[in-house]
RNA sequence: CGGGGUGUAGGUCAUCGGUAGACCGCUUGGUUCGGGACCAAGAGGCAGGAGGUUCAAUUCCUCUCACCCCGA
Numbered sequence: 001c002g003g004g005g006u007g008u009a010g011g012u013c014a015u016c017g018g019u020a021g022a023c024c025g026c027u028u029g030g031u032u033c034g035g036g037a038c039c040a041a042g043a044g045g046c047a048g049g050a051g052g053u054u055c056a057a058u059u060c061c062u063c064u065c066a067c068c069c070c071g072a
């Protein structure tokens, strides 16, 4: 320098055009002598950043940033 991949709740990953979910973790309550386990409820993200297409985008297109892989 060229090509490709990934970037979504604290963590690991879904969703892949119709206003985002799961598991673990966290908080509260129940249960227990207490803890763990278990049960119930709840908080927490607008999707790396910017722009574009669309009635509507995390999901398509362009640029850009970070990390990883391949080639030179």
Stems, first nucleotide, its partner, number of pairs: 001071007010024004018055001026042005048064005